Notes: Predicted 3D model of an 87-nucleotide RNA (SAM riboswitch aptamer (S box leader)). The sequence was found by an Rfam model in a public genome assembly. The coordinates come from a structure-prediction model, not an experiment, and the mean pLDDT is 81.

[in-house]
RNA sequence: UGCCCAUCCAGAGCGGCCCAGAGAUCUGGCUCGACCACGCCGCAGCAACCGGGGCAUCACCGGUGCUAAUGCCAGAACCGAUGGAGA
Numbered sequence: 001u002g003c004c005c006a007u008c009c010a011g012a013g014c015g016g017c018c019c020a021g022a023g024a025u026c027u028g029g030c031u032c033g034a035c036c037a038c039g040c041c042g043c044a045g046c047a048a049c050c051g052g053g054g055c056a057u058c059a060c061c062g063g064u065g066c067u068a069a070u071g072c073c074a075g076a077a078c079c080g081a082u083g084g085a086g087a
Base pairs, nucleotide, nucleotide: 001087004084005083006082007081008080013043014042015041016040017039021032022031023030025076026075027074028073029072044067045066046065049063050062051061052060053058071079
């Protein structure tokens, strides 16, 4: 990177750095943002996809993921994200 499978209305924030835009793309809305958003790092937390452990309904160890709003909403497109499996 492309193929296949599962999930995407539940849940969980503080600090530091950085910066003017951000919420994946297009159109239309709506919202977040100098009371510093987005992003990065640290710590904390949530969750339970995979491996291990366990009698287990556990969330303990390891690998990931996530922590505004349903994947923010509607429409569109061989749409996207995360995990697993396999090449």